[in-house]
Context: one part of a larger RNA
């Protein structure tokens, strides 16, 4: 820009595009079948093996913004307590996230017309024939059926719902007023993101930050006090501190505002 007025939800679905795999075991049943050895079609149940997809309760990994130990040297005047550097100095652990090696789910079942092939009736051609009329059955294959995208499907659909003025002019249109519904920019932001974009806010607010309380993690803080010649240890104390995690709560910031979009639609 186009969809013959302008938003704003919800939609049908031309078309498109993805998926499509399989194996062992149990049962039917040692049956049908075979002299015997050996051994089923047909149906039901079962669990793998590969593919994929979401997710992260459990397991595992990650976590340079959370806890502890711990060596080495500087600095805080000194002791104690801490900070800096040394690959986050090294070490054990860990929340959220995001991962997979981990959960959970599909890759099911069903319709149709049909290949090869099987058939029924049945002439030409008194017999015979699945074919010449006619009709049936028959595949991991086709076309539906699942799942995603889709009205630029210019044959441009379809449904609710909102929105818009006065005068002249026969009409296009003009002059006055006048800025709807909705949008956008702008800020606070993340379930989103490269950038756009989506999304959730913007004082009629829980959008982020604090800050309270709760969880999660680490593992018993500092101080004192007592045991000990000390290193150390014990009480006080399952303390202390604690990222992204839940909840609440206007304390700070989302301030004031700019703009587009018109007037009932050849």
């Nucleotide at each position: 820009c186009g969809g013959a007025g302008g938003a704003g939800a919800u939609u049908u679905g031309a078309g498109g595009g993805a998926a499509g795999c399989u194996g062992u075991c149990c049962u039917u049943a040692g049956u049908a079948c075979g002299a015997g050895a050996g051994g089923a079609c047909c149906g039901g149940g079962a669990u793998g093996g590969c593919g994929g997809a979401a997710c992260c309760u459990c397991c595992a990994g990650u976590a340079u913004u959370c806890c502890a130990g711990u060596u080495g040297u500087c600095c805080u005047g000194c002791c104690a307590a801490g900070g800096g550097c040394a690959a986050c100095g090294c070490u054990g652990g860990u929340u959220a996230g995001c991962u997979g090696u981990g959960u959970u789910c599909c890759g099911a079942a069903g319709g149709g017309a049909u290949a090869a092939c099987c058939g029924c009736u049945g002439a030409a051609a008194g017999c015979a024939u699945c074919u010449a009329a006619g009709u049936g059955g028959g595949a991991a294959g086709c076309c539906c059926c699942u799942c995603c995208c889709a009205a630029g499907a210019u044959a441009a659909g379809a449904u609710c719902u909102c929105c818009c003025g006065a005068g002249c002019g026969c009409a296009a249109g003009c002059u006055c007023c006048u800025a709807a519904a909705g949008g956008u920019c702008a800020c606070u932001u993340g379930g989103a993101g490269a950038c756009u974009a989506c999304a959730a806010g913007u004082u009629u607010g829980a959008u982020a930050g604090g800050c309270c309380g709760g969880g999660u993690g680490u593992g018993u803080a500092a101080g004192c006090a007592c045991c000990g010649u000390a290193a150390g240890g014990u009480g006080u104390u399952a303390a202390g501190c604690u990222a992204a995690c839940c909840g609440g709560u206007a304390c700070u910031a989302a301030u004031c505002g700019a703009c587009c979009g018109u007037g009932a639609g050849g």
Molecule: large-subunit ribosomal RNA, domain VI
Organism: Thermodesulfobacteriota bacterium